Large-subunit ribosomal RNA, domain IV from an Actinomycetes bacterium, 356 nucleotides, folded computationally. Its Rfam family is "Bacterial large subunit ribosomal RNA". It was read from a public genome assembly.
Context: one part of a larger RNA
RNA sequence: CCAUCGUUAAGGAACUCGGCAAAUUAGCCCCGUAACUUCGGAAGAAGGGGUGCCCCGGGUGGUAGAGAAAUUUACUUUCAAAGCCAUUUGGGGCCGCAGUGAAAGGGGACAGGCGACUGUUUACCAAAAACACAGGUCUCUGCUAAGUCGCAAGACAACGUAUAGGGACUGACACGUGACCAAUGCCGAAAGGUUAAGGAUAGGGGUUAUCACUUUAGUGAGAAGCUCUGACCCGAAGCCCCGGUGAAUGUCGGCCGUAACUAUAACGGUCCUAAGGUAGCGAAAUUCCUUGUCGGGUAAGUUCCGACCUGCACGAAUCGUGUAACGAUCUGUUCGCUGUCUCAACGAUGGAAUCG
Numbered sequence: 001c002c003a004u005c006g007u008u009a010a011g012g013a014a015c016u017c018g019g020c021a022a023a024u025u026a027g028c029c030c031c032g033u034a035a036c037u038u039c040g041g042a043a044g045a046a047g048g049g050g051u052g053c054c055c056c057g058g059g060u061g062g063u064a065g066a067g068a069a070a071u072u073u074a075c076u077u078u079c080a081a082a083g084c085c086a087u088u089u090g091g092g093g094c095c096g097c098a099g100u101g102a103a104a105g106g107g108g109a110c111a112g113g114c115g116a117c118u119g120u121u122u123a124c125c126a127a128a129a130a131c132a133c134a135g136g137u138c139u140c141u142g143c144u145a146a147g148u149c150g151c152a153a154g155a156c157a158a159c160g161u162a163u164a165g166g167g168a169c170u171g172a173c174a175c176g177u178g179a180c181c182a183a184u185g186c187c188g189a190a191a192g193g194u195u196a197a198g199g200a201u202a203g204g205g206g207u208u209a210u211c212a213c214u215u216u217a218g219u220g221a222g223a224a225g226c227u228c229u230g231a232c233c234c235g236a237a238g239c240c241c242c243g244g245u246g247a248a249u250g251u252c253g254g255c256c257g258u259a260a261c262u263a264u265a266a267c268g269g270u271c272c273u274a275a276g277g278u279a280g281c282g283a284a285a286u287u288c289c290u291u292g293u294c295g296g297g298u299a300a301g302u303u304c305c306g307a308c309c310u311g312c313a314c315g316a317a318u319c320g321u322g323u324a325a326c327g328a329u330c331u332g333u334u335c336g337c338u339g340u341c342u343c344a345a346c347g348a349u350g351g352a353a354u355c356g
Base pairs, nucleotide, nucleotide: 001351002350003349004348005347006346007345008344010342011341014340019337027051028050029049030048031047036041038172052094053093054092055091056090057089058088059087060086061085062084063083067079068078069077070076071074095099107335108334109333110332111331112330113329114327115326119131120130135170136169137168138167139166140165141164147156148155149154173322174321175320176319178252179251180250183249184248185245186244187243188242192240193239194238198234199233203229204228205227206226207225210221211220212219213218253271254270255269256268257267280314281311292308293307294306295305296304
């Protein structure tokens, strides 16, 4: 010096991103116990007192029944002492610094954010506010169910049957859950428009049996068959079109003026839109400017708490706002406590190191 421990004057968080680490507390008995609350809790709240050993006395229970009484004389009934055991209570005394004398064994309080809760998770850097959850809503599915796996047979769903099963979102509970169907999606409807293969086929082309002409080289016409092409017409869903639908994907404005100080604008005008953000909350896990402003706490507070609202860029099941209980959660404050620190010291064990 390293690791792991022990003790420490005075102070007691001045340490530090942060009380990280350590210390405090601790069992049992008694007293006592707030806000809040879903009346269950909160709660071991908090905060106090006691705790060892010896002697004496009392109470209760157990065991045992000496002895006594009564009569129906019985293996009867009633009262019941001493002893011993357990427990409880009162008094007196003894020792130590200290009596749950060792070990084991909650530190507490206040306020806020998030998530209701118990639970689950990144095996080996993250345990959480993430996942799940009971509950809520929408949607699909009538049974050979929907859905999933498989080429299929078949299997699961389910030896279930809409109080069932699948999918999606939300996430206890309380109070709520606003506007917009223009876009996208889904559902419905079928009148019209568009529309494939295919059907049916007018027409056109190629080939040439044959015929005609001919300068004998060829030229022209051309049925059937085969073949290439093919307009109009018929022709489904879909799309266009029409309607519905938000706990479907989503979206939820701007400018100008106006009140008897000023300021502000209940009010008015105007443009645009499918409709212009309702309730509630709000510098927030969301606020850039920003350490916003005011208040509280501190001697001093970019954090924290309470307000304000100018919401860069909250907002209602990608839920909004609250909320008792709960949390190895996160944030702030405080009491106690301490070597975290002022500021370090000594000691123990094992290493390292030196000598051998």